[in-house]
RNA sequence: AGAGUUUGAUCCUGGCUCAGGAUGAAUGCUAGUGGCAAGCUUAACACAUGCAAUUCGAAUGGGAAGUGGUGUUUCCAAUGGCGAACAGGUGAGUAAUGCGUAAGAACCUGCCCUUGGAAGGGGAACAACAGCUGGAAAUAGUUGCUAAUACCCCAUAGAAUUUAGUACCUCUACGAGGUAGGCUGAGGAGCAAAAGGGAGGAAUCUGCCCAAGGGGGGGCUCAAGCCUGAUUAGCUAGUUGGUGAGGCAAUGGAUUACCAAAGCUCAGAUUAGUAGUUGGUCUGAGAGGAUGAUUAACCACACUCGGACUGAGACACGACCCAGACUCCUAUGGGAGGCAGCAGUGAGGAAUUUUUUGCAAUGGGCGAAGCUUGACGGAGCAAUGCCAUGUGAAGGAAGAAGGCUCACUAGUCAUAAAAUUAUUUUCUCAGAGAAUAAUAAAUGAUGAUAUCUGAGGAAUAAGCAUUGGCUAACUCUGUGCAAGUAGCUGCGAUAAAAUAUAGGAUGCAAGCGUUAUCCAAAAAUUAUUGGGCGUAAAGUGUAUGUAGGUGGCUUUUCAAGUCCGUCAUCAAAUCCCAGGGCUCAACCCUGGACAAGCGAUGAAAACUACCAAGGUAGAGUAGGUAGAGGCAGAGGGAAUUUUUGGUGGAGUGGUGAAAUGUGUUGAGAUUGGGAGGAAUGCCAAGGGCAAAGGCACUCUGUUGGGUUGUCACUGACACUCAGAGACAAAAGUUAUGGGAGCAAAUGAGAUUAGAUACCUCAAUAGUCCUAGCCAUAAAUGAUGUAUACUAGGUGAUGUGUGUGUCGACCCAUAUAGUACUGUAGCUAACGCAUGAAGUAUCCCACCUGGGAAGUACAUUAGCAAGAAUGAAACUCAAAGGAAUUAAUGGGGGGCCGCACAAGCGGUGGAGCAUGUGGUUUAAUUUGAUGCAAAGAGAAGAACCUUACCAGGGAUUGACAUGCCGCGAAUCCUUUUGAAAAAGAGGAGUGCCUUCUGGAACGCGGACACAGGUGGUGCAUGGUUGUUGUCAGUUCAUGCCACAAGGUGUCGGGUUAAGUCCUGAAACGAGCACAACCCUCAUCUUUAGUUGCCAUAAAGUUUGGAACUCUAAAUAGACUAUCGGUGUUAAGCCAUAGGAAGGUGAGGAUGAUGUCAAGUCAUCAUGCCCCUUAUACCCUAGGUGAAACAUGUGCUACAAUAGUCUGGACAAAGAGUUUCAACCCCGCGAGGGCAAGCUAAUCUCAAAAAAUUGGCCUCAAUUCAGAUUGCAGGCUGCAACUCACCUGCAUGAAUUAGGAAUCACAAGUAAUUCUCAGUCACCCAUAUGACAAUGAAUUCAUUUUCAGGCCUUUUACACACCUCCCAUCACACUAGGGAAGUGUGCCAUGCUCAAAGUCAUUAUCUUAACCGCAAGGAGGAAGAUGCCCAAGGCACGGCUAGUGACUGGAGUGAAGUCGUAACAACAUAGCCGUACUGGAAGGUGUGGCUG
Repeated sequence: AGAGUUUGAUCCUGGCUCAGGAUGAAUGCUAGUGGCAAGCUUAACACAUGCAAUUCGAAUGGGAAGUGGUGUUUCCAAUGGCGAACAGGUGAGUAAUGCGUAAGAACCUGCCCUUGGAAGGGGAACAACAGCUGGAAAUAGUUGCUAAUACCCCAUAGAAUUUAGUACCUCUACGAGGUAGGCUGAGGAGCAAAAGGGAGGAAUCUGCCCAAGGGGGGGCUCAAGCCUGAUUAGCUAGUUGGUGAGGCAAUGGAUUACCAAAGCUCAGAUUAGUAGUUGGUCUGAGAGGAUGAUUAACCACACUCGGACUGAGACACGACCCAGACUCCUAUGGGAGGCAGCAGUGAGGAAUUUUUUGCAAUGGGCGAAGCUUGACGGAGCAAUGCCAUGUGAAGGAAGAAGGCUCACUAGUCAUAAAAUUAUUUUCUCAGAGAAUAAUAAAUGAUGAUAUCUGAGGAAUAAGCAUUGGCUAACUCUGUGCAAGUAGCUGCGAUAAAAUAUAGGAUGCAAGCGUUAUCCAAAAAUUAUUGGGCGUAAAGUGUAUGUAGGUGGCUUUUCAAGUCCGUCAUCAAAUCCCAGGGCUCAACCCUGGACAAGCGAUGAAAACUACCAAGGUAGAGUAGGUAGAGGCAGAGGGAAUUUUUGGUGGAGUGGUGAAAUGUGUUGAGAUUGGGAGGAAUGCCAAGGGCAAAGGCACUCUGUUGGGUUGUCACUGACACUCAGAGACAAAAGUUAUGGGAGCAAAUGAGAUUAGAUACCUCAAUAGUCCUAGCCAUAAAUGAUGUAUACUAGGUGAUGUGUGUGUCGACCCAUAUAGUACUGUAGCUAACGCAUGAAGUAUCCCACCUGGGAAGUACAUUAGCAAGAAUGAAACUCAAAGGAAUUAAUGGGGGGCCGCACAAGCGGUGGAGCAUGUGGUUUAAUUUGAUGCAAAGAGAAGAACCUUACCAGGGAUUGACAUGCCGCGAAUCCUUUUGAAAAAGAGGAGUGCCUUCUGGAACGCGGACACAGGUGGUGCAUGGUUGUUGUCAGUUCAUGCCACAAGGUGUCGGGUUAAGUCCUGAAACGAGCACAACCCUCAUCUUUAGUUGCCAUAAAGUUUGGAACUCUAAAUAGACUAUCGGUGUUAAGCCAUAGGAAGGUGAGGAUGAUGUCAAGUCAUCAUGCCCCUUAUACCCUAGGUGAAACAUGUGCUACAAUAGUCUGGACAAAGAGUUUCAACCCCGCGAGGGCAAGCUAAUCUCAAAAAAUUGGCCUCAAUUCAGAUUGCAGGCUGCAACUCACCUGCAUGAAUUAGGAAUCACAAGUAAUUCUCAGUCACCCAUAUGACAAUGAAUUCAUUUUCAGGCCUUUUACACACCUCCCAUCACACUAGGGAAGUGUGCCAUGCUCAAAGUCAUUAUCUUAACCGCAAGGAGGAAGAUGCCCAAGGCACGGCUAGUGACUGGAGUGAAGUCGUAACAACAUAGCCGUACUGGAAGGUGUGGCUG
C1' cells in the first nucleotide's frame, strides 16, 4: 500500500466481502517448563457452613481458674472509653441532588501538631450480682446490694450574646462599617472539668477540661462542558421573586404566613429511552471512533420502601424502629434472618478458581506492652493473556526399507532415518542453601523455595490450520447437483488443484484454527481535515420575508475574537525519554519531560467585531419606452349546432372493409331569417411579457414589474433565508347559474380465440361563469438564489447614441433579455462553455446500495378524494449512469438472388417402387430428424454380409506377441450331429544345421493378455454438411478515445465482386474476389493406325494426306479500335470486325467465423464398462412384418396418343473366372456349338423418340397396366419366408388432381433413348455419366421470402425461440391492523395511615436541683395534631407480550390466465388526477420528451 465482486467487453457511480491490531473472552484439536499479570461481562438471583471488628483489667465493681492458705499471676460476662462513618464489595439507580475542569463564600471538624491556661466543693443512681416470676424459645418483668475516666449540682475561668462611655480611620456622612470581637466598665437565663483519674518503688509517663492557631478531612454555591429521539412542543403553583417568622454547622422556598405574578423553552424546555463519571484502555498517520474489567480518584447502593437515634463524622453492608416480599425455627401463643466482605453452594449461562496459609512484611483499630485484621503478603486451580526457554548438536548416499507419484526410465518424503562421535539447557537422584528484617537484640508465611555443586543418560517433551482466486502452498484416489463445501466470488451433473481420504507442500508454533465483539484500513460509503446534487441517490413548484448566517470604500476609538510572553493549575499511576534491578524479557524501581484545556496577568493592533466621523461604485427615488403582465367593464365578426321558411327528391353518414345511426312524417345538399354557448382565424416567428403556474379578437378604466437616459437626492439602507404566511396547470370537491361543440363513465356496432381496448354511432358528469375548498404534475433547463471574473463568431427582440440622408431603410456602437456555434477550462462520458455544468465567495434546501416504501403506525391541515411529515422487521449482491461492439426491430435508406412477378413442367389426388415415423414382434440391429433427416450412410440384406433374435457349442479364445511340451506340413476314409464340432483309422516324414538344435506350420498346457459394430460426437483427432461462390474477414505502423474500441473497411461514383476510380488521418499488407488449372466452341502447324479417302462386284492387297477424326504444340478476346456519356477518372451504352464480346459456356476451387450441427457403426483415440461373456463359432429366423401417416420417385389417365409395318441418325463407356459375333433349337426368357477381341481393329450394340404407310375414333376404350392363376427360364450349396426374367390368361384404381407447394434464365426446361459402377444373381423406376429432339417468358420491380451494406432504436448479450408485467393457485417467512386479554412503569385525585421527628397537651408518672413543707423547675410515658412509606379505590398516559380473524409485503428449477413495457413492441411512452375493468391495464383531461 491494496484486492475480489454488476458487463459480451469498458469507464463511472455504488454497495457487499477479504488481508491488520485488540479482548476479563468462549469453543475444537493438541500440550514440556518457568516468570509476571488477570480470572461471574449472565440473575443488584437465592444462599447451607466457617471466618471477615475488635481492643483496653494501666477506667470500674465483681466472678472464675490456680494454690493447703496468703500474696502474686492468668482468664472473663457486665458498666465505662475509643473504634466500628475506615478498610473490603457491587454498579442497581442516577443525563444531574452526579462527574471532570476552573472559580467562590455563609460553615463544621474526633484522633494529630503548636501555643497559652485550668483542674475548687458536693451528690444521687443503674448494670453486673443475688432472690423471685412469665415464656417452647427469643427474652421479659420484679425486689434488693454496689463501683467508676458512667451520671448530676454549685463555684471559678472563658466565650457567644445584650448594653454604657470613649480614641482613630473610611464611606453614600441621618447613619453604617473597620481598627487581633479597639480600649474601659456593667449585666448575663442556660453551658466545663476526673477536688489531681490511671501506671510506676521513684524519676517520670499518660489521660481529662478551656481558648487560639495549624494540618488533613468534610458540607455548600456557581460558570461553561458531558448519549439518543421533535413520529416528545409547550412545561412549572413552593412554581419565580419579596417581607416577617421558624430551622440549619452554614447560604438558600430548604420550611411556613402574607404580598406580587412570575420562571424555563426551537441555542430543544418538558417528556421517553439508554447509561455510574473520570484519569485512562483499544485502535488510528492524524482528526477522530469505540470503550470505562483489573489499577487510582469521585459518586451511589447494601433483600425492597420509609424513618430517625447515637456520634466529630451515618440517616450507618456484618447497628436500631416500622411496613412489604421471601426463607428458617416453633409447644401455633410467638420468634429469627439478610455473602453487591473472603472461601464455598444452587440457579442462570457459551463462560470465570481453593469451604487453602500467615500476620513474617506493608497498612488499619484499640492499647503501656500486646491483641486483632479473608485489608494485605503468599501458595493452589485453569495455556486466559504477555514474556522467556526447550524438544537436541555434529556426522552420514547402499541416495536403505517403506509410503506416494510415474511417461515404467525414474522422481519425491530425504541427510531425513539407521550406523558413529561428543554434549546435558531441561529431566531424575544426592548434597549445600540465601535475601526482601527496617533492629542494640528478637521476629521468615512463602520455603522440602530461588540459587550453587556432584552423579546419570539423548535421555522426559510437536502440534494445529491451510493448499481455485483474493492468499504463501499440488498431485493421486473415491464420489457424481449426491454426499458435502462456502469469508466474497462460487465449487460438485464420471477425468473436481474448491467435497472426502492419502502423499507432498506452505504458514504459525506450546500453541494453532473457529466463533463473538471493538477500532483502523480498504471507507474521501457522514467528507472539520476530506464528498456530492443536468442524466448515477440528491435543487423545495414559485416568489416574499422573520430569527439566524454573511456583508462594499476611507479614517478614528476600543481590545471581545486574534496573536505574543509570564504565572498558577491540569492528583498518583499510565504513555514518552534516561538510568537502574530481577541471567534476558515480560515485570518492577528512580528521575526527567511533554501536554491540549480552563483560569490569572502584561503587551501588540494588521484582520473581524464594537464606538465615532466621512465618502459613493452596491441598493433605493424623479423622464421616456416595448409588451398575449394582472383585474374589471363594454363591443365585434367567422364557424359548429339548433330552430323556422323556400327550392328539391333518395339517399346520407361512417370505415381498412362494414354495421349501428339518420332519411319519403322529405334527410343530406342549397338558400333567407332567428336563438344560444364556447373559442378568438390570418398577423404568428424557439417573437414578446410574467416569480412560477401561466398569458393572444377590439376598445375603455385601473394596476404591478422590466428596460433605457440624465447623474440631481438618500448614504450600505445589502445578500440569503429554518419556522411562517401568499400564489400555484389539469383533474377533483361544495353551492348557484349555464350547457353550442368536445367528451371519462355508460349503451350500441365492428374487430378478435376473447376485446371490459384500439375503429365507428350516440351520450352523462365534466369542460364555461360566480363564491369557496384542494395543494399536487416529467410543477423540467430533470441545472436553488445573489455577486464578481474568464477568447470569439452568427442571428433575431427592446431601448439609447453616432455618421450620412429631405426622409425612411441601412451601417456602426452601448446596454437588457433571447437562440445557435465554438476556444481554454470542467465532466464518468454524453455534453456545458460570459444566462457555465469554468474560476471564486456568502446563504439555504436536499443525498448516502437495491427492494420492502413514499408503505405501516402516529400527528397536522382537508367536506371528501387524498396531501404533508415518514420508519422497521425481512430480503438481495447487486440496482444504476454514460458510452462500445454484436444481435434484433411488423425503424429508415440503398443493393442483390428463379425471391416475387411473367412463363414451362411438376408434387399434393390414383396404382406401384423405395425411404421414414408410429404400431407390431422372440428380433423387426443401428445411427441420421426444419431449411442443412427421410431412392440419404447402403456404388447391390435369400446364406454370407449382420451389428438383432431363438437354439446348439466352446473359453488364452476366430486374430497378435512371448514361454514350455509333442508333432514336419499336408492329404484321404469313416461314425454321430442341423451345422459348428467331437471320435476312430490310414497315407506322408520335407528344408537348414556348428548335430545341441532352428525356421515355417499344426496340436496340447500355464500366464501375461487378446477381443468388443459395448457407452460417451457434450472428452477428442480426422472428415463432412450448412450459412455460401454470399463478398466479406483481418493485421502492422500511425492517429483519435481514460478505456472497451474507432479509423483503415468511411463519403461520392462504379462493378458479378471490399471490382476499380476519386475525396478523406491515414499509409500499406494478409486471407477470400478475380486470374493462373481442366473440359467445350475457332483457326494454324505437326503426326497418320486399328481411323478417313480412293482402288475393287466383294475380300486380301495397294496408293493418298484435301476433308472428317484422333492428340500434341501454338494462336485467339484485352473494353483493343471508333462514336456517345461520365468529374479529368473508374466505368457504362451502342456499332463494326470476329468462331467467340464484355467473367465466352461449364467444372474444380469454399475466407474469418456460426450451428457443443453430423459421424466413437469407415478409421484413429482418452476415460468408463464386459472378460465361462456385452468377446468367439454354427444352424434357422429377422432387418422384407402391414390397420395408418408422410417424403422422394416411376407409370398413367390418352388422338401432339396407342398399335402394326418399313427403312434412318449419336455420344460416352465396359470387356480374358470376361464381352461374346455367325450358325442351329425354342413363341420367348434362354439353350447348344463357337469365330474374334487384352480392344479407334472384335464384342456388348438394337439407339429410342423422330419419320413412311395402315388400323383404331373419344369409350375406363386396341388408354392404363396393378393384382391374380397356370406354364417355363437364369444365377446360386439353397429362390418357401424372400430375387429377377419369359409366355399365355386375368385387366384394379386412375378421366389432369383441394388447401398448399417445388424445379428451371438456352442447347436451359420438357420429351427420348444409351452406358457404367457395385455385382454369382437381384429390389436400378435409384445414383452417376452420355448424346438425340428442342421451347416459352422476364431483362423490370421491391408487395412476399432470404442475404450483405449504411444509419437509427433497445430494459436483448444463451443475443426476439430474447427480455419481461400483474392477478390467481400452492409452500414458507417477517412485520401491520384487530373484538379483546393481560405485564411493567409513570403521573394525578381521594382514602387509610405504621415507625418516627417536630409541635401541642398536664391524663398518669418521676433518684439528683430549689423549698421547712405544700409544692416547683426539668424529664419519661400517654393523648392529640401536621407531614408521611406500604396498602385500598378511581381515572389517565406510556410500554413489552399474546389474540380468532384479516389487508398487503417478501422469498420459492420447470403451475394457471393473458401479453402491459423494452424495436414506431405492432394504439409512442411516461407524470399528476378522475372514472372504470379477472389481471397486467384502458379511457378522459392538462403536462413532459427521458
The RNA shown here (small-subunit ribosomal RNA) has 1490 nucleotides and comes from Thuja plicata. Its Rfam family is "Bacterial small subunit ribosomal RNA". Rfam links the family to the GO terms ribosome and structural constituent of ribosome. Its mean pLDDT, the model's own confidence on a scale to 100, is 82.